This is a predicted structure of a 100-nucleotide RNA (Bacterial small signal recognition particle RNA) from an Actinomycetota bacterium.
RNA sequence: GGUCGGGUCCUGCGCGACCCGGAGCCGUGAACCCGGUCAGGCCCGGAAGGGAGCAGCCGUAAGCGGUGACCCGGGAGUGCCGCAGGGUCACCCGGCCGGA
Numbered sequence: 001g002g003u004c005g006g007g008u009c010c011u012g013c014g015c016g017a018c019c020c021g022g023a024g025c026c027g028u029g030a031a032c033c034c035g036g037u038c039a040g041g042c043c044c045g046g047a048a049g050g051g052a053g054c055a056g057c058c059g060u061a062a063g064c065g066g067u068g069a070c071c072c073g074g075g076a077g078u079g080c081c082g083c084a085g086g087g088u089c090a091c092c093c094g095g096c097c098g099g100a
Stems, first nucleotide, its partner, number of pairs: 001097008009086006015079002018075005024067005034059004042051003
C1' cells in the first nucleotide's frame, strides 16, 4: 500500500428487564328496589296447617382495594443479549498478500 473479516452505526424480528392495562386470585361489597334461610311479629284458616316476609345470619352483582409468580394485550430516550439484513472504509481489532 492492497485485500478480506469483525466491531462501532442503521433497520427488522426474537428473548430478557422495566412500565401500564386486562384476566385470574384474595379481601371488601345491597336498609329496601339481589338470592337463600327467615326468630319475633303479620296475614289466611274452626283446627291441622299454609302464605308473604322485617331484623339477624349466609351468599352474590356492579363498584372499590390489594396482588410475588403464571396467562393475555400494549408502551419506549429499554439491553456489554441473540438472529437476519443494510451501510461503510471514518475510527478500532484481526487474517492474508505485496513494497521500502
Its Rfam family is "Bacterial small signal recognition particle RNA". Rfam classes the family as a non-coding RNA gene. Its mean pLDDT, the model's own confidence on a scale to 100, is 75.